[in-house]
């Protein structure tokens, strides 16, 4: 210098002058005014995950449904994050991606091509026998063109084809995928059929918390894929969501319909659930009561009346639907798993500890608009000094933390790699 | 502020327990019928399956992102 890997940060600054929210003091009968403070981000997004909080349901565990996580250790309130390791791929290298348990439980799928797509198979090939035809071939005949033909051959050769029967998976050809690969013996030809390396699988040793690595033996290939298809293992989840939730206040037809609600006693499992059993499932069986239902009974709460008790009457409290009001206010709301400086222990995520600060709380929702001075990247002229143009991206709290994922104009810093040059 | 569902020719919709040419009807356009036009009968164009990413030989389909529309939840009684 060029090209590239990580990782942190900022993301307009000052001042004036209006104006808006809000805390505190202050003044006013009151509306309202004065002072001084404090007022959007990394993402406040997206709501995908994890929590805290409140409310429902809920003895406690267990077990089933559904849903979600997934290599190994760690940290955390917890997570699906986060740090560290392994192992796979990519990259020369820094490094950077990975839903990365299991397919030798079990059901499914694997289009078209292709003999054959998973308890393999045989199109073409090559091998071996067997049969039929044709050939060679010592010689023999000849009209010199040939014609016959014996052992024996027909792979190389002098001379080759088909038919069957059987062996083979080395080769060809199809695919994304072909039941280990590559050499080498070895066979009729050929095969883990032997053999040596390679790759799997099982054991065993050593290292390491562990995931795995590394070694030695051993089997002799049996064991294609997919599980972000069903499914097996292992963990983890009760449900909902601040428009939760709790009070006050206005309004109205203070409403209508159906079900709930109390001691105790007695009985059933028909029904609603709950537990066990068996099914491939529907389901059947069986069990079962402070909780389910039924029947007896009104003696529980509470309120009128009444002297009291019985009796009467007349009601309160829960849910659910409709149908009516209203679109008001307080809390929950903001000091918290909170921010920095330092120290300690950790490789690190992180944790302890000191000391300091307070840093939005509207709620149909304030955080603004202008003026000056300054300015970074960028453009334009210019040898140059400089000088003119230009002026911030992506967005904006809504109960409040942890993360993740998306969106970012442009700038700034710090490690690190490959290459080239020069010393 | 919160919880949920859909995105496929102009319009309505199938197709989603993955196999390659993506389907109806409607509309559109040309043609034949008719004196014209309606109906009717025949044929054609028309889609990046919302967007990107991945899983698998293979994705409209399954998984993760985004984007885009849509419906539900307030309090009194």
């Nucleotide at each position: 210098g060029c090209g590239g890997a990580g990782g942190g940060c900022c993301g307009g600054a000052u001042g004036g002058c209006c104006g808006c929210g809000u805390g505190a003091g202050g003044g006013g009968c009151a509306a309202c005014c004065c002072u001084c403070g404090c007022g959007a981000g990394g993402a406040a997004a997206g709501u995908c995950c994890g929590g805290a909080c409140u409310c429902c349901a809920c003895a406690u565990g267990a077990c089933a449904a559904a849903g979600g996580u997934g290599c190994c250790g760690g940290g955390u309130a917890a997570c699906g994050c986060c740090c560290g390791g392994g192992c796979a791929g990519g990259g020369c290298a820094a490094c950077c991606u990975g839903a990365c348990g299991g397919a030798g439980a079990g059901c499914g799928c694997c289009a078209c091509a292709g003999a054959a797509a998973u308890g393999a198979a045989a199109c073409c090939g090559c091998c071996u026998g067997u049969c039929c035809c044709c050939c060679c071939a010592u010689g023999g005949g000849u009209u010199c063109g040939c014609c016959u033909g014996c052992a024996g051959g027909g792979a190389c050769c002098a001379a080759g084809g088909g038919g069957c029967a059987g062996g083979u998976a080395a080769g060809g050809a199809u695919g994304a995928a072909a039941c280990g690969g590559u050499g080498g013996g070895g066979u009729a030809a050929g095969a883990g059929c032997c053999c040596a390396c390679c790759g799997c699988g099982c054991c065993c040793c050593u290292g390491g918390c562990a995931a795995c690595a590394g070694g030695g033996g051993u089997g002799g290939c049996a064991c294609g894929g997919c599980a972000a298809g069903c499914c097996c293992c292992a963990c983890c989840u009760g449900g909902a969501g601040c428009a939760a939730u709790g009070c006050c206040a206005a309004a109205u037809a203070g409403g209508a319909u159906c079900c709930c609600c109390g001691c105790g006693c007695g009985g059933g499992c028909a029904g609603c659930g709950u537990c066990g059993g068996u099914u491939u499932a529907g389901g059947c069986c069986g069990a079962u009561a402070c909780c389910u239902c039924c029947g007896c009974u009104a003696g529980g709460c509470a309120c009128g009346a009444c002297a009291u008790g019985a009796c009467c009457g007349a009601g309160a409290g829960g849910g659910a639907u409709c149908g009516g009001g209203u679109u008001g206010g307080c809390a929950g709301c903001u000091a918290g798993a909170g921010g920095g400086u330092c120290c300690u222990g950790g490789c690190a995520a992180c944790a302890g500890g000191u000391c300091c600060c307070c840093c939005a709380g509207a709620g149909g929702a304030a955080u603004g608009g202008u003026c000056a001075u300054c300015a970074a990247a960028g453009g334009g002229g210019g040898c140059a000094a400089c000088c003119c143009c230009g002026g911030a991206a992506c967005a904006a709290a809504a109960u409040c933390c942890g993360g993740c994922u998306u969106a970012u104009a442009g700038g700034c810093c710090c490690u690190c790699c490959g290459c080239g040059c020069a010393a | 502020g919160g919880u949920c569902c859909a995105g496929u020719a102009g319009c309505u919709c199938a197709g989603c327990u993955g196999g390659a040419u993506a389907g109806a009807g409607u509309g559109u356009c040309g043609c034949c019928c008719u004196c014209c036009g309606a109906a009717g009968g025949c044929g054609a164009a028309g889609g990046c399956c919302a967007u990107a990413g991945g899983u698998u030989c293979g994705a409209a389909u399954c998984c993760u992102a985004u984007c885009u529309g849509g419906a539900c939840c307030g309090c009194c009684a």
Molecule: RNase P RNA; transfer RNA
Organism: Falsiruegeria litorea